[in-house]
RNA sequence: AGUGAACGCUGGCGGCGUGCCUAACACAUGCAAGUCGAGCGAGAAACUACUCUUCGGAGUAGGAUUAAAGCGGCGCACGGGUGAGUAACACGUGAUAAUCUACCCUGAUGUCUGGGAUAACCAGCCGAAAGGCUGACUAAUACCGGCUAUAUGCUACCCUGUUGGGGGUAGCAGGAAAGGUGGCCUCUUCUUUAAAGCUAUCGCAUUGGGAUGAGUUUGCGUACCAUUAGCUAGUUGGUGGGGUAAUGGCCUACCAAGGCAUCGAUGGUUAGCGGGUCUGAGAGGAUGAUCCGUCACACUGGCACUGGAACACGGGCCAGACUCCUACGGGAGGCAGCAGUGAGGAAUAUUGCGCAAUGGGGGCAACCCUGACGCAGCGACGCCGCGUGAGUGAGGAAGGCCUUCGGGUCGUAAAGCUCUGUCAGUAGGGAAGAAAUGCAUAUUGGUUAAUACCCCUUAUGUUUGACGGUACCUACAAAGGAAGCACCGGCUAACUCCGUGCCAGCAGCCGCGGUAAUACGGAGGGUGCAAGCGUUACUCGGAUUUAUUGGGCGUAAAGCGCGCGUAGGCGGAUUGGCAAGUCCGGUGUGAAAGCCCUCGGCUCAACCGAGGAACUGCGCUGGAAACUGCUAGCCUUGAGUACGGGAUAGGGAGGUGGAAUUCCCAGUGUAGAGGUGAAAUUCGUAGAUAUUGGGAGGAACACCGGCGGCGAAAGCGACCUCCUGGACCGAUACUGACGCUGAGGCGCGAAAGCGUGGGGAGCAAACAGGAUUAGAUACCCUGGUAGUCCACGCCGUAAACGAUGGAUGCUAGUUAUCGCGGGUAUGACCCCUGCGCUGCCGUCGCUAACGCAUUAAGCAUCCCGCCUGGGGAGUACGGCCGCAAGGCUAAAACUCAAAGGAAUUGACGGGGGCCCGCACAAGCGGUGGAGCAUGUGGUUUAAUUCGAUGCAACGCGAAGAACCUUACCUGCUUUUGACAUACCGAGAAUCUUAUAGAGAUAUAGGAGUGCCCUUCGGGGAACUUGGAUACAGGUGCUGCAUGGCUGUCGUCAGCUCGUGUCGUGAGAUGUUGGGUUAAGUCCCGCAACGAGCGCAACCCUCGCCCUUAGUUGCCAUCAUUAAGUUGGGCACUCUAAGGGGACUGCCGGUGUGAAGCCGGAGGAAGGUGGGGAUGACGUCAAGUCCUCAUGGCCUGCAUGUCCGGGGCUACACACGUGCUACAAUGACUGGUACAGAGGGUCGCAAAGCCGCGAGGUGGAGCCAAUCCCAAAAAGCCAGUCUCAGUUCGGAUUGGAGUCUGCAACUCGACUCCAUGAAGGUGGAAUCGCUAGUAAUCGCGUAUCAGCAUGACGCGGUGAAUACGUUCCCGGGCCUUGUACACACCGCCCGUCACACCACGGGAGUCUGUUGUACCGGAAAACGGUGGGCCAACCUUCGGGAGGCAGGCGCCUAAGGAGUGAUUAGCGACUGGGGUG
Repeated sequence: AGUGAACGCUGGCGGCGUGCCUAACACAUGCAAGUCGAGCGAGAAACUACUCUUCGGAGUAGGAUUAAAGCGGCGCACGGGUGAGUAACACGUGAUAAUCUACCCUGAUGUCUGGGAUAACCAGCCGAAAGGCUGACUAAUACCGGCUAUAUGCUACCCUGUUGGGGGUAGCAGGAAAGGUGGCCUCUUCUUUAAAGCUAUCGCAUUGGGAUGAGUUUGCGUACCAUUAGCUAGUUGGUGGGGUAAUGGCCUACCAAGGCAUCGAUGGUUAGCGGGUCUGAGAGGAUGAUCCGUCACACUGGCACUGGAACACGGGCCAGACUCCUACGGGAGGCAGCAGUGAGGAAUAUUGCGCAAUGGGGGCAACCCUGACGCAGCGACGCCGCGUGAGUGAGGAAGGCCUUCGGGUCGUAAAGCUCUGUCAGUAGGGAAGAAAUGCAUAUUGGUUAAUACCCCUUAUGUUUGACGGUACCUACAAAGGAAGCACCGGCUAACUCCGUGCCAGCAGCCGCGGUAAUACGGAGGGUGCAAGCGUUACUCGGAUUUAUUGGGCGUAAAGCGCGCGUAGGCGGAUUGGCAAGUCCGGUGUGAAAGCCCUCGGCUCAACCGAGGAACUGCGCUGGAAACUGCUAGCCUUGAGUACGGGAUAGGGAGGUGGAAUUCCCAGUGUAGAGGUGAAAUUCGUAGAUAUUGGGAGGAACACCGGCGGCGAAAGCGACCUCCUGGACCGAUACUGACGCUGAGGCGCGAAAGCGUGGGGAGCAAACAGGAUUAGAUACCCUGGUAGUCCACGCCGUAAACGAUGGAUGCUAGUUAUCGCGGGUAUGACCCCUGCGCUGCCGUCGCUAACGCAUUAAGCAUCCCGCCUGGGGAGUACGGCCGCAAGGCUAAAACUCAAAGGAAUUGACGGGGGCCCGCACAAGCGGUGGAGCAUGUGGUUUAAUUCGAUGCAACGCGAAGAACCUUACCUGCUUUUGACAUACCGAGAAUCUUAUAGAGAUAUAGGAGUGCCCUUCGGGGAACUUGGAUACAGGUGCUGCAUGGCUGUCGUCAGCUCGUGUCGUGAGAUGUUGGGUUAAGUCCCGCAACGAGCGCAACCCUCGCCCUUAGUUGCCAUCAUUAAGUUGGGCACUCUAAGGGGACUGCCGGUGUGAAGCCGGAGGAAGGUGGGGAUGACGUCAAGUCCUCAUGGCCUGCAUGUCCGGGGCUACACACGUGCUACAAUGACUGGUACAGAGGGUCGCAAAGCCGCGAGGUGGAGCCAAUCCCAAAAAGCCAGUCUCAGUUCGGAUUGGAGUCUGCAACUCGACUCCAUGAAGGUGGAAUCGCUAGUAAUCGCGUAUCAGCAUGACGCGGUGAAUACGUUCCCGGGCCUUGUACACACCGCCCGUCACACCACGGGAGUCUGUUGUACCGGAAAACGGUGGGCCAACCUUCGGGAGGCAGGCGCCUAAGGAGUGAUUAGCGACUGGGGUG
């Protein structure tokens, strides 16, 4: 785009078309083929008129040239239907010298003369009916004889032409006819009339021609299956005969043995064919409704008759199935004609009108018949046309929907106002289609004896319309009666809200839906089309996705494992000829319709008419001769042959050889050997292994040996001999296209395997044992059988690979190996060069890319093979081969939306390279064992609130749970609320008492009035309280809706961009490489050049110096004191502000005269000086809705709020993080020294006094460089302890206290006395740390009423070790593989279990089709026969000729039964496959 469509929703009108695609299923009823009286005989009735009448009726005339029936003629073979069969001369196209053709046209001739029957009718009889029998009568254009004639046949011959053609001559044979009607009297008979006659016309017979139609033959074209490869006995041909209109095995007898087939016979499946139709740019593909041509069929099968034509849709006979009638004896029927019915189906119409037109049959005609046809009806089934109104109209109405609440949108849409009148409606008018024919009148011409009849021409009048009072026209009134359907995620034009919550559902593909769905359902809005719109089905297109036009085969599907070669296809140079292909011209045909163009007719269009073009084809004919072909020559370049030469694991056979393994014998010799990662099995004191000598046997041939050689491939490796193949080089000669490819076919064909017979050393499937392992039917070890070897025969496959078929020609090069030549004066090497083989690299070109690139995957030609999404499956079935294993050939159902190639970026790897990090190693100290503290899990509980969960949760949120906190539990309360805003009323606020209660709270009182304005009534702000409504409130849910903040990789060195370049692209380059660095830090190189975020630096702090400033700090000098206490001073320390200083700057070496690195000097500090702050692009849906903010949801007499008490502190256990220890480098006692950084008025608190102590009392001083906390501790000096569960250790428990606080019971800290547990250095495992670090020692602060072993800070003392980067962990860069991309915590294979689906096998069972050999044998034709019967002709009247019945034979449909083939279904069980 299309449709003979169907379904869903909807539906105003008209025109033109179209309408059982299914059951060639079955059919009630009506109609669809009759007509002719001008072929023939016979011939009613109703009714009307008249007459008669006994009133019952009868007769006559008309009806009546009638009806119905019969004989006869013509028609019924057309028209109409259907597509079952048919793969065929059925159809299409072209041809044909083998044919027929009624009716029609045209020409010619004739139409003479006789005869016998028969139906109807009548009578009788049989039957239910259908129907039939017998007897008697009769006619013809019915039937039959005779005459004549051409045709035709045979014989002989002539002309022309060649399949049995046409024309002609002679002879023989042969054999026709029918009359009807009208008119007339010229001729004859004759009175008119009439006929025997004439004439006109319609017929009849014979024949020539035409036209039409048909038969038959033939070239070409005409579906699929080779898993159909062989078929055929009337088969192929010949001769004779028969048959036909006609050729022919069409039939028959005989003879011969042929015929068809890979250019697809035979068989099977499907199908009417064509013009055309749909689609497509075309070529094609699909199709074969309507219309036209043709074929076939007419209930199924068979058969003939009649006829010009049939083997006959509305004819016959027989058989069968079915239906109907029946008196059961027997009969009838055939809608695939038009309507119609049932059935089937998704589905397809009226039992209409008319012969008015067109056409057909009959007829002289009138006319009759015609379900052909013309019309109407039904169906939006299709195409076309028209309408459902037009203009104006903003308060942008109401209402709906949305909303950011402002508004937007439906929307000029509506309403309103002004108009118009198509269609539908009503009324009126009203066609064309009609021209003929006939009749009447007139007329022209013909015929004729004729002015008659008849025929022809013309004119006038008259006669005929189903549709239909339709089309069309006019008038009237009235916007009145007339819009839906699908879609709105992308493709694809069109977006929002609500509902739903992987549900319900959608879906053409991709895919939507799991609480914010433009995808589901509804709504509003929008988009598209419109009396339709969607859906489904089917066809073509897109699809160059079967590729002729117009594809491919290295890796995506695809080159046979390799050769030889048949058919076939293709084929070198040159000359002549032919003209098959080819090209050009002419001609015939290519039906009409359709398509296309022009013009025209319906108002337009659809539709229709006329003309043209076209129909790309086929035939005939004339010409051309380039190319192909054929033919006749010739040629040498393709191909081949001869000669010489070297190379060669080419093949086959026979022989020979040495090394090695194993075994046997003997010697020496002694305890192990062997084997492995380590072992063991195993061998060995019966003497192994080792070693020496001898022997046996089998297999394989080290070194040479090489991307070296040979071969078609498989493959070939010691040496010698024999036989044998191919390639190469060289130089001449010869043949003369002998060539290339190659469907089938034939041969070769690794390994394994099979058969028979040998052989068997080593190796070694299976098998056994030992190990390994969770297991180990494996990898490793010890053994070991088939096999490996030989001969013969099979198998016929491999990643049989260059994943690359063969041949030929052409298209840059460099280089290497091998073989054979040539060149310079020889030999060797080198060098230059030619041919052949084998490789690497590379230009053009090609390729999706990778890559290929004279050994093409380039450019071309020829031939063969193969491919067409993945799976199912190289499987099933069938066939062929095989001993088997199995091979070759080779599907479908079903299922998926992918499977696949190449390349890219990542990620990953028990891949590689380089590098880094307390990553390992080297060290030091811990954890893991004990007790306790603390957090977590678990358990428990009314509750033990919640969160955090590998690193990166677990002394985490929590910088501090007795109440509070608090979110949990229990109980008691409250409801505009504990808190915010808005409204109304009252009261200032506020303070306070009593009672009840656990308290919240409730009730009852008391005190007390302020500020601002004022018109003195009152009003306002703040606060309290009462009321009502909006609302408040929520530590309720969702961190997977979010913001913000944070952790982590990781302070790792990375992450990107612009422009350019490369690539089809994703992308790459830059950022890779060589060095270097802590660093993508820097340098060099480079199709890159630059830039950004990161790194570094800039910032803070510590370390040195300087300047400035000296109080509360400091004190060298001076004075003074118990004391920097005071005077004085600001040099020093220190404080706190600003500067300086360090930059690989200098030197040497090294390095690429680089970056840098190494060493050195100087310096307080040296290569980033130490520390901190600082965290790129991103990852983990990481953490947090319980900090805060926030969408959505939920709650709202409760999940909010208030209060008392309890819980978060539980305790069989498990884990993390810590503290204290286990002691002598220690504990204890006494003495004594030295910090830093902090904090302090709701505070820090001194001195003094009291207490053993916690502490109490006290209150100086201090808002702090001033006073206080504050004692620093380890250390040092002296002493005691003496290795023990202790003078270690301090848990636990008892008692007594202190402090904080409303309150220490659950549940605080501290003190004293007493008690004195475990613990003696901690298994597997594991953590931190590289220098002022670890370790060790104490001090401070935040939180805080009180409570720290935690956290955050501060200083004191102060080590050890790092060879190094193999390994563990993490990370960076480069590279490699990848089937991963949610990215290895990936992907993914097979069994098993369950469910479903389709398929294969299957004992069998059943259906259809069909072959073959039989039985059977209806009807019919044919051939015999014909004893029975018979009108025509002949007869000598006896009969004959001829015919019929009957019976026989041949053939044969149905039917029966046997055996095969094939096909569909079912089938216990079974097999694999697919999906989940």

Model confidence (mean pLDDT): 84 of 100. A computed fold for a 1476-nucleotide RNA from an uncultured prokaryote, annotated as small-subunit ribosomal RNA. Its Rfam family is "Bacterial small subunit ribosomal RNA". The sequence is in RNAcentral, with records from ENA.